RNA sequence: CUCGACAAAGCCAAACCUUCUGCGAAGAAGGGGCGGAAAGCAACGGGUCUUUAGGUAAAGAAGAUGGCCGAGCUGCCGAAG
Numbered sequence: 001c002u003c004g005a006c007a008a009a010g011c012c013a014a015a016c017c018u019u020c021u022g023c024g025a026a027g028a029a030g031g032g033g034c035g036g037a038a039a040g041c042a043a044c045g046g047g048u049c050u051u052u053a054g055g056u057a058a059a060g061a062a063g064a065u066g067g068c069c070g071a072g073c074u075g076c077c078g079a080a081g
Stems, first nucleotide, its partner, number of pairs: 001081002003078002011036002016031006034067001040073002044070003047065006
């Protein structure tokens, strides 16, 4: 460097439930555990979703999502090559 072992030590936490915040997508905390080797960071590009405006349709504006994908930055362990 590649790779991700029926390895070890740890880490994160989907659905769902409770409380709170937000018009909403969704977020925070607690429980929970489907999964994850970047499920760490970060909205640059695409996707999806929300609010709003418009309308035959599309283009707009402001947002959400990193556990949808790509690019970027950083990173634990080490069987094997």
Description
The RNA shown here (c-di-GMP-I-GGC riboswitch aptamer) has 81 nucleotides and comes from a Nitrospirota bacterium. The coordinates come from a structure-prediction model, not an experiment, and the mean pLDDT is 86. The sequence was found by an Rfam model in a public genome assembly. Of the family's consensus pairs, 95% are formed in the model.